[in-house]
RNA sequence: GCCACAUCGAGAGGGGUGGAGGGAACUGGCCCGAUGAAACCCCGGCAACCCCCCAAGGACGACGUCCGACGGGGAAAGGUGCCAAGUCCAACAGGCGACCAGCCUGGGAGAUGUGAG
Numbered sequence: 001g002c003c004a005c006a007u008c009g010a011g012a013g014g015g016g017u018g019g020a021g022g023g024a025a026c027u028g029g030c031c032c033g034a035u036g037a038a039a040c041c042c043c044g045g046c047a048a049c050c051c052c053c054c055a056a057g058g059a060c061g062a063c064g065u066c067c068g069a070c071g072g073g074g075a076a077a078g079g080u081g082c083c084a085a086g087u088c089c090a091a092c093a094g095g096c097g098a099c100c101a102g103c104c105u106g107g108g109a110g111a112u113g114u115g116a117g
Base pairs, nucleotide, nucleotide: 003115004114005113006112007111008110013043014042015041016040017039021032022031023030027090028089029088044083045082046081048080049079050078052074053073054072057067058066059065060064087109092106093105094104095103096102
């Protein structure tokens, strides 16, 4: 990198270096940015998954031990991740609609985590 599964409307600051871009790609919008973008560093924070504890319950056969799922609760923040706007919106299909505006559902793509190999 490929594959599988799950989640993606919430949440989350400051400083330094830097010096013009950034919001995944293409397309159309819209937005952020010299009141300082991207990137890097320091401190801080958030909590999606893994890890940990509790727990519904079950097993052993005995007052303890072990297992402990979907889900629930909690702590720490260990492993990752994240800290503008719904994955910023749409773009592919379907539906509602005055067939306009707009809204809903699903897919595709993307991001993150876990796992197999």
This is a predicted structure of a 117-nucleotide RNA (SAM riboswitch aptamer (S box leader)) from an Actinomycetes bacterium. Its Rfam family is "SAM riboswitch aptamer (S box leader)". Its family is annotated with regulation of gene expression in the Gene Ontology. The coordinates come from a structure-prediction model, not an experiment, and the mean pLDDT is 77. Lineage of the source: Bacteria > Bacillati > Actinomycetota > Actinomycetes.